[in-house]
RNA sequence: UAGAGUUUGAUCAUGGCUCAGAAUCAACGCUGGCGGCGUGCCUAACACAUGCAAGUCGAACGCGAGAGGGGCUUCGGCCCCAAUUGAGUGGCGAACGGGUGAGUAACGCGUGGGUGACCUACCUUCGAGUGGGGGAUAACGUCCCGAAAGGGACGCUAAUACCGCAUAACAUCCUGCUCUUGAACGAGUGGAGAUCAAAGCCGGGGAUCGCAAGACCUGGCGCUUGAUGAGGGGCCCGCGUCUGAUUAGCUAGUUGGUGAGGUAAUGGCCCACCAAGGCGACGAUCAGUAUCCGGCCUGAGAGGGCGGACGGACACACUGGGACUGAGACACGGCCCAGACUCCUACGGGAGGCAGCAGUGGGGAAUUGUUCGCAAUGGGCGCAAGCCUGACGACGCAACGCCGCGUGGAGGAUGAAGGUCUUCGGAUUGUAAACUCCUGUUGCCCGGGACGAAUAGCUUCGACCUAACACGUCGGAGUAUGACGGUACCGGGUGAGGAAGCCCCGGCUAACUCUGUGCCAGCAGCCGCGGUAAUACAGAGGGGGCAAGCGUUGUUCGGAAUUACUGGGCGUAAAGGGCGCGUAGGCGGCCUGCUAAGUCGAACGUGAAAUCCCCGGGCUCAACCCGGGAACUGCGUCCGAUACUGGCUGGCUUGAAUCCGGGAGAGGGAUGCGGAAUUCCAGGUGUAGCGGUGAAAUGCGUAGAUAUCUGGAGGAACACCGGUGGCGAAGGCGGCAUCCUGGACCGGUAUUGACGCUGAGGCGCGAAAGCCAGGGGAGCAAACGGGAUUAGAUACCCCGGUAGUCCUGGCCCUAAACGAUGAAUGCUUGGUGUGGCGGGUAUCGAUCCCUGCCGUGCCGAAGCUAACGCAUUAAGCAUUCCGCCUGGGGAGUACGGUCGCAAGGCUGAAACUCAAAGGAAUUGACGGGGGCUCACACAAGCGGUGGAUGAUGUGGCUUAAUUCGAGGCAACGCGAAGAACCUUAUCCUGGACUUGACAUGCAUGGAUUAACCCGGUGAAAGCCGGGCCACGCCUUCGGGUGGAACAUGCACAGGUGCUGCAUGGCUGUCGUCAGCUCGUGUCGUGAGACGUCGCGUUAAGUCGCUUAACGAGCGCAACCCUUGUCCUUAGUUGCCAGCAUUCAGUUGGGGACUCUAAGGAGACCGCCGGUGUCAAACCGGAGGAAGGUGGGGACGACGUCAAGUCAUCAUGGCCUUUAUGUUCAGGGCUGCACACGUCAUACAAUGCGGCGUACAAAGGGCAGCAAACCCGCGAGGGGGAGCUAAUCUCAAAAAGCGCCGCUCAGUUCGGAUUGCAGGCUGCAACUCGCCUGCAUGAAGCUGGAAUCGCUAGUAAUCGCAGAUCAGCUAUGCUGCGGUGAAUAUGUUCCUGAGCCUUGUACACACCGCCCGUCAAGCCACGAAAGCGGGGGGUGCCUGAAGUCGCUGUGCUAACCGUAAGGAGGCAGGUGCCUAGGGCAAACUUCGUGAUUGGGACUAAGUCGUAACAAGGUAACCGUAA
Repeated sequence: UAGAGUUUGAUCAUGGCUCAGAAUCAACGCUGGCGGCGUGCCUAACACAUGCAAGUCGAACGCGAGAGGGGCUUCGGCCCCAAUUGAGUGGCGAACGGGUGAGUAACGCGUGGGUGACCUACCUUCGAGUGGGGGAUAACGUCCCGAAAGGGACGCUAAUACCGCAUAACAUCCUGCUCUUGAACGAGUGGAGAUCAAAGCCGGGGAUCGCAAGACCUGGCGCUUGAUGAGGGGCCCGCGUCUGAUUAGCUAGUUGGUGAGGUAAUGGCCCACCAAGGCGACGAUCAGUAUCCGGCCUGAGAGGGCGGACGGACACACUGGGACUGAGACACGGCCCAGACUCCUACGGGAGGCAGCAGUGGGGAAUUGUUCGCAAUGGGCGCAAGCCUGACGACGCAACGCCGCGUGGAGGAUGAAGGUCUUCGGAUUGUAAACUCCUGUUGCCCGGGACGAAUAGCUUCGACCUAACACGUCGGAGUAUGACGGUACCGGGUGAGGAAGCCCCGGCUAACUCUGUGCCAGCAGCCGCGGUAAUACAGAGGGGGCAAGCGUUGUUCGGAAUUACUGGGCGUAAAGGGCGCGUAGGCGGCCUGCUAAGUCGAACGUGAAAUCCCCGGGCUCAACCCGGGAACUGCGUCCGAUACUGGCUGGCUUGAAUCCGGGAGAGGGAUGCGGAAUUCCAGGUGUAGCGGUGAAAUGCGUAGAUAUCUGGAGGAACACCGGUGGCGAAGGCGGCAUCCUGGACCGGUAUUGACGCUGAGGCGCGAAAGCCAGGGGAGCAAACGGGAUUAGAUACCCCGGUAGUCCUGGCCCUAAACGAUGAAUGCUUGGUGUGGCGGGUAUCGAUCCCUGCCGUGCCGAAGCUAACGCAUUAAGCAUUCCGCCUGGGGAGUACGGUCGCAAGGCUGAAACUCAAAGGAAUUGACGGGGGCUCACACAAGCGGUGGAUGAUGUGGCUUAAUUCGAGGCAACGCGAAGAACCUUAUCCUGGACUUGACAUGCAUGGAUUAACCCGGUGAAAGCCGGGCCACGCCUUCGGGUGGAACAUGCACAGGUGCUGCAUGGCUGUCGUCAGCUCGUGUCGUGAGACGUCGCGUUAAGUCGCUUAACGAGCGCAACCCUUGUCCUUAGUUGCCAGCAUUCAGUUGGGGACUCUAAGGAGACCGCCGGUGUCAAACCGGAGGAAGGUGGGGACGACGUCAAGUCAUCAUGGCCUUUAUGUUCAGGGCUGCACACGUCAUACAAUGCGGCGUACAAAGGGCAGCAAACCCGCGAGGGGGAGCUAAUCUCAAAAAGCGCCGCUCAGUUCGGAUUGCAGGCUGCAACUCGCCUGCAUGAAGCUGGAAUCGCUAGUAAUCGCAGAUCAGCUAUGCUGCGGUGAAUAUGUUCCUGAGCCUUGUACACACCGCCCGUCAAGCCACGAAAGCGGGGGGUGCCUGAAGUCGCUGUGCUAACCGUAAGGAGGCAGGUGCCUAGGGCAAACUUCGUGAUUGGGACUAAGUCGUAACAAGGUAACCGUAA
């Protein structure tokens, strides 16, 4: 040293992406009050107009100018003086200061050293000296050339300019000696010679000399020559200093030597000669990038990033080259040359260099004034005054940064208004405002008003110096000097008056509501929001954060232990090299001594200043600044220590190796031999098939196959033994024998004496496939051919079949080359097998037991691990060395290199793209995985559907409309338990109403348009009109008031309009399936697990046993209803045995029975036997009306299907309001080519028809059921007794039974359809009702594929009743009873379900997931005929300026010489080097390129189905086709 979000249904771990922090030379958006201190072209080292940025000295020198003073004057002027000033000669400076970062990967920088290899102007200190001469030249004058810039000739002149001479300490050269040293080019001391200096200027002065100047003396400034110090610099060295190996070899002045040259100085720095070296894996060379450091930012630190401002160093000054001058330069504001560019030009020639300060253009996202001043600090020159100074000091601009201040303070509830929200009550904005009382920062106005200033100079005083009261030095006093600036600061006045914004509010992350929008518009750092209720978009209100700023973007560090030194990993997540031998390197056993390189300690030197830290101080504070300290983790020198490491020495035996003796082994190579089998050939026997498959076919066979026997040929492989047995480094190795040969193991004593381990490069080996050459070829078998399968089938299956497989030689060098586990060594509880060798004991022995070493397995302790698992054969604990990893995809691809005959191998990226990819384990779900079990699931049966006609529902079609909903099971005789009107619904066509058909409230009105009656119009609704009538209370009898209703107006009503994906409620379904959970506890890091598993058993998670579980809940069961038996109680309307009675339970009577309806009993595996674990339970039996839940019903766990319903109802939101509301008439919902579902009736004789006759249950009935009786063939009509119903009635039950007919036929079956005539209901039967009679008499003769129901009072069959209802489409639905079967061996299969287990890449959960081609769009990249640029190198040609060398016949003041001439110098010429230019062939890099290649991405394109389950042919790796 703080973490968080994001892979999953959830979990742990791995791993990437993202965020919160700090910083910034920043920029952009919105906003903007003040001050202080800082900072301000990161881009074009792009080009620059204009001004300024380096001058100064008259105390070095001559000349000129004007004004002043003095003198003279022929008044023209001349001379002198001090000061000023101009250019020039001369001196010093200009090499500092200022700018920039192009180049540079280097002794460039940093740090520490060296210089015995050096220089240093001015300055300091100490010596010595400063003598005497000479010749020129600028300025100036005259003339000439030129447009200009400039230049030339002649003439004059001075110096602290220049040149000889004298002196010569010192120095240099030559040569001795001594000393120091590792070493003399060092120091000292000698010697003989040679060579080498100088300049003057300004003051003062008593004496002496001199006409004077002056000499002379003295002071100062200079000058010369030595030495010295300080500061500055040159050169050299150790160490440190970016990336790339897809840059591995580089180098000829290269490396060294000798000699000469050159430099201040070492040195190949340069040259000649000689030698052949030098550098490099500890990364040379090449390429890319880059000034370096103190420091700055970040970080806990270690580190990482940066090098702007400030400070140090370096480099550069338009680009390239060069030298000159000088102490110092190869020189930013100097020179020469070349080049590019700009400007001037009279076209002949010239001029220029802002990366100084301002400023301009340009570039850019972006960076300021053409300001003031030398007052301060510093610098140059000067004796000084002073001059110069875009260094610097200031001001200005910019919120660019840091720091500080303000925009007010206190009180103030009617909690104002307004806004927003609202559950309509209120809440919030909010003490916020208003209002009251204050304060006065800042701004503005007025007034005062600094510090920064003290030196120097001058005046004066004192001291020192001196001969001196000059000069000079030191000290004191006085005097002068401010750009900023009337600024800071202080005082007064004014007055809350002028001064707040920006971002955010889904999570991370502090902060929530409304409206709008509707996968649109948009947001977004990541995850992700938006498809009608968005806290995520936009606006608003409110809130949060920061604040003169706030956000965004870029960049850096952090978080990131995500490159891991501190501080990571590699069995399965990315990651162990396929294996060995071995080089360099790294590491290395025990003992002794020496050493002191590493290591440790002390001291010293250094580590500049600034910065950081601490203390103190100054600006009102702070930022900022000042002083002191500490620190600067480093380097060096020296001294010390010696444990450890290293080096050296000597020894040791335990590591390692050798020797001897043994046995084991598919270890390797070569040669030979063997038998079984397949195939082929020949022959024999033999006959019609064989073969093959899921089934077939192709194929073989009457030319004789297959089968079988005999003989032969040939190749390959070696059954049994054979074994998680053996051997080998790995790949790998399997019949037998022989030869050659490697390694390991055991036992033994002896030998060597650390000889060891690992191993980058390197070398070798390396399955299969593949390649080359030559053989061989039986079987098998890519490719290929054929047959099948299939939608297709370039496959799986079958029949054939070539490379190949085999051998020899040579390549290839890859594999899921795996234990997915590198090698070596040591240490760390155990159990049990097995192979090899040995020891001991027992035994006569076989053999067993104990034990040692080596190998090879399994199980497991500690420990480790994300878990799985590993566990003395470690994945434990440690050490050494090597290899490798750093998100997924792109990609093991491209390019380059290298190897290969090729195939291809090795090495190995990027752009782009995604927010994941991946591991282990968990819970589910799923599987054409497994096991167990259940269900009318199948099977066994019975009857149906699917065919016909009709009914009914649905789809479709049609229509003005055919209202709406329901859609696999789980929609379809469903909502609908009744569509002619009504119902009825925005269904259609028309007609009407608008506070409304319906509810509530308010206001006004008060007899009217209400009610009632009537009229007109109309299809009705409605509209228009008339008549009539009035209530309660109070009352002063005038009236007042109130209200139902009505009218008008306002709020609102209304909606079967939308959303069942906003909802409640209700319902369906899995499923009456046996499941679903919880508490505590235990296990696991965790999700989770255990419990609930296992063994039995059950209809059941029902129960029992076992058990890290023990209990509990919702379900199961039971409790409820009904039915079956009995009992008790009660008998009317029910019943009638006995007793009377009757036509009749009709009546009396009775309660026994039936029945009714209330309460009880009964059944519990309770009893017996057997089985079972002494259990639960099961099987059988007895008893019983009933037996193992007796039958039936109600009852439906956690949940699933966004299942159904907004049209039962309720309800949020949305929509509508003279209409989507309300109302009326008519029509439609009934429409018909067709398709499907559900039913009805049939096809007949177990039937149909006729006649007769018997037996129910459960229901309904007053707007009702309706009897008897009468009429009608009948439907029905009349009639009305009785009945509010155990009383009356609907009501006849039907099948059945008895008799008769029909006799197998489209019929005496079947009844559709149609005609006629009737009946009933109703306002009304046309669309569109039902019923009756007569007539008509269709299809249909048992139904393809397929499919449904049912296990007993069930199926089948028969009728009865009810709801709805005026009537009815009912053959539907819901109930009721009558008659009344067959079958179940069983669980293989189909379907569904439960439990356990297994696999999984699924979790929206297999209707899942997912791969590849093709097609479309878009993006980046590779290749490509080429095309265009950049870069450095090489060779050749040319070659400016310039140094150096040579030459110098031309020219030449000082010196020598009387002179001639000489010395010396210069121009010129020439040589080497060389910038630049040209040519040439290569290299390298970038851009571009028709076309082309793959890749990434993109809701709903095409084709298939490869993978995930046994994924339907297990998958995968390498290779070939």

The RNA shown here (small-subunit ribosomal RNA) has 1521 nucleotides and comes from an uncultured Acidobacteriota bacterium. Its Rfam family is "Bacterial small subunit ribosomal RNA".